A computed fold for a 697-nucleotide part of an RNA from a Candidatus Kaiserbacteria bacterium, annotated as large-subunit ribosomal RNA, domain II. Lineage of the source: Bacteria > Bacteria candidate phyla > Candidatus Kaiseribacteriota. The sequence was found in a public genome assembly. The prediction has a mean pLDDT of 83. Its Rfam family is "Bacterial large subunit ribosomal RNA". Its family is annotated with structural constituent of ribosome and ribosome in the Gene Ontology.
Context: one part of a larger RNA
RNA sequence: GCCGGCGAGUUUGCGCAUGCGGCUUGGCUAAGGGGAGACCCCCGGAGCCAUAGCGAAAGCAAGUGUGAAUAGCGCGACCUAUAGGUCGUACGCGCAAGACCCGAAGCGAGGUGAGCUUACCAUGAGCAGGGUGAAGCGGCUGUAAAAGGCCGUGGAGGCCCGAACCGGUGGAUUGUACAACGUCCUCGGAUGACUUGUGGUAAGGAGUGAAAAGCUAAUCGAACCUCGCAAUAGCUGGUUCUCUCCGAAAUAGCUUUAGGGCUAGCGUCACGUGUUCCUACUGGGGGUAGAGCACUGGAAGGUUUGAACAGGGAGAAAUCUCGUCAAACCUAUCAAACUCCGAAUACCAGUAGCCAAAGCGUGGCAGUCAGAGUGUGGGGGCUAAGCUCCAUUGCUCAAAAGGGAAACAGCCCAGAUCGCCAGUUAAGGUCCCUAAAUCCAUGCUCAGUGCAUCACAAGGAGGUGGAGUUUCUGUGACAAUCAGGAGGUUGGCUUAGAAGCAGCCAUCCUUUAAAGAUAGCGUAACAGCUCACUGAUCCAGAGAUUCUGCGCCGAAGAUGAUCGGGGCUUAAGCAUGGUACCGAAACUGCGGAUGUCAUGUUUCUUCGGAAACAUGGCGUGGUAGGAGAGCGUUCCGUUCUGCUGUGAAGCCAAAGGGGUAACCCAUGGUGGAGCGUACGGAAGUGAGAAUGCCGGC
Repeated sequence: GCCGGCGAGUUUGCGCAUGCGGCUUGGCUAAGGGGAGACCCCCGGAGCCAUAGCGAAAGCAAGUGUGAAUAGCGCGACCUAUAGGUCGUACGCGCAAGACCCGAAGCGAGGUGAGCUUACCAUGAGCAGGGUGAAGCGGCUGUAAAAGGCCGUGGAGGCCCGAACCGGUGGAUUGUACAACGUCCUCGGAUGACUUGUGGUAAGGAGUGAAAAGCUAAUCGAACCUCGCAAUAGCUGGUUCUCUCCGAAAUAGCUUUAGGGCUAGCGUCACGUGUUCCUACUGGGGGUAGAGCACUGGAAGGUUUGAACAGGGAGAAAUCUCGUCAAACCUAUCAAACUCCGAAUACCAGUAGCCAAAGCGUGGCAGUCAGAGUGUGGGGGCUAAGCUCCAUUGCUCAAAAGGGAAACAGCCCAGAUCGCCAGUUAAGGUCCCUAAAUCCAUGCUCAGUGCAUCACAAGGAGGUGGAGUUUCUGUGACAAUCAGGAGGUUGGCUUAGAAGCAGCCAUCCUUUAAAGAUAGCGUAACAGCUCACUGAUCCAGAGAUUCUGCGCCGAAGAUGAUCGGGGCUUAAGCAUGGUACCGAAACUGCGGAUGUCAUGUUUCUUCGGAAACAUGGCGUGGUAGGAGAGCGUUCCGUUCUGCUGUGAAGCCAAAGGGGUAACCCAUGGUGGAGCGUACGGAAGUGAGAAUGCCGGC
């Protein structure tokens, strides 16, 4: 891991609601007793509930409490018999208990452990070999005597090297091991605070500890065993057959509360009410969006007036001017906490419509209290976030499958009762992958721009299309070519020089078709080359500018690129218009099932009604959850005076039949002794999940 078996809302008491049953001349007995002896029958009215309420109570009583009150108000009485009461029983739920099951770390009590290890006590044992050579002693020397020196002897030491022994430094190996810490190489101590045998002592908030919270039997920041004990777990996981009807929430308030609860909201079921719901119309109040500047404030420009004169400038001064502050007016504005105004929606009321879906009330049972994205209006943030917080009882997902968006909970289309090898459409598509147009008409784009979105900015450009405005133009424009482009004069000043062209000033006149006291290049200064301007040649448009469509550059990223891919250029791109077709579980057709309502018929009836059938209308996605109807397992009672060695149960088989399903029946084989139907009853009643438990492989 797989297979098989086991494996989780139970039981008792009390209470609430509902169904059913008994009694209602109110109902029921409890303990206990008698009989009987697993059953059950008979006593037992003590007591409980109901029959009257109100008050804290005394108490009063269809009333009572409050109160001065014969007031008002609170709580009651009234009415009522398909009702109400009570007891039992079933199901749902609550409370107390282990209370659906498994799961802690922990807490307490009583015991067991020092054969591991720590420390200590008693008594034993062990330490190859080699080196060094302390004190002391002796001799010699030395000295006044010493001290000292030398030689010898001697053999000290938590001395040195290094086996046994003790340890465990670094590395390798091992890491389903040889081993729950080993092995190999290497390394530390090795006469000592050494190592070791045996016996003994000290223990669980206690011991022991050269102290690491180390060790106390592979267990230690409190050992192990048993018990309290099924501790507790607002936490995680798991919780077993089927079908039908309906179907949520992720919000508010409170909470030592925030991943938990309680109440309300939203679901469901029963009973009641009977259009209250919803829609339309009519009538209302409002101060949002927008807008505006009439108020309150903000902010720009201008005019006028006033003030202070701080300051700058002019002037001899008076004063003038610039500037500063304030106010008024004009122009153009801004505002969540401004409003002279002012919608759409929403809200309230009334009237009508609607026979179909609601609304409301009372009661039973819930679940929900982590929401998500998207559109719209906003706050926070950076008008960042797949960000965060509200609103919109918006939409979808959650709890929704199908088609589209390449893929893709929340986007677009559309809500799956079942069957069909029938039809029509939606979104979206129609060259191939790939169902359907290589469709029609008119343009644009040449960048593979683009081919749905997600990928783009400021800025730049004789890319190209469209629409304008405007200037020049057969009295010849624009471009090109040819020619001219002069004289006074080198204008004056300045300057070494300044001659059109360093700089300053002035910028005239003449000849002309035209020609600047010169728009550039150039020279030291001249010179020289162009330009403006003019003529000729030529010939029909040429320039400037605004708005706009589609393109271009700007444009750099990390594993290999790409529009989903191939690929596409009068498109298979973009824009506009059109006609076809494809396309879903939508809609339609045919057939079936089922819920509910209405109508009809039949049967039954305790006369309240119930069941079956037919027709018609509207329905039948679904998590948490509510409600209903069933299938199957084990056992018990009754029943078939059932089945069974002429073969029970169980097991095997895809094949037959029935049922919407759980499942049931048949047949064959195997098996070899019990088993079923119907109606009731009682449960150790259904397995795929719990790192479930046990077994097998």